The prediction has a mean pLDDT of 77. The RNA shown here (TPP riboswitch aptamer (THI element)) has 89 nucleotides and comes from Tateyamaria omphalii.

RNA sequence: GGCCGAAGCCAGGGGCGCCGCAAGGCUGAGACGCACCCUUCGAACCUGAACCAGAUAAUGCUGGCGGAGGGAGGUUGGACCAAAGCAAG
Numbered sequence: 001g002g003c004c005g006a007a008g009c010c011a012g013g014g015g016c017g018c019c020g021c022a023a024g025g026c027u028g029a030g031a032c033g034c035a036c037c038c039u040u041c042g043a044a045c046c047u048g049a050a051c052c053a054g055a056u057a058a059u060g061c062u063g064g065c066g067g068a069g070g071g072a073g074g075u076u077g078g079a080c081c082a083a084a085g086c087a088a089g
Base pairs, nucleotide, nucleotide: 001081002080004078007076008075009074010073011039012038013037014036016033017026018025019024045070046069047068051064052063053062054061
């Protein structure tokens, strides 16, 4: 100098639906929490979409659409690679 692993710090992005009078129940990491998930190696999440098929008490509940189009990063760190200088032999 290149490169950038694990991890840390800071910062940023994101969703919160269905049934029910309520209690509560369903799916899920998370259904309003000092939580959870995701940050370009990006399926977190959004758009298409009041979409299509199936299932369900009902619902983005499951699959398709679909690796389609979008989508939020800095730093510490020093594994690894290369070069140069110095010292000794």
The source organism's lineage runs through Bacteria, Pseudomonadota, Alphaproteobacteria, Roseobacteraceae and Tateyamaria.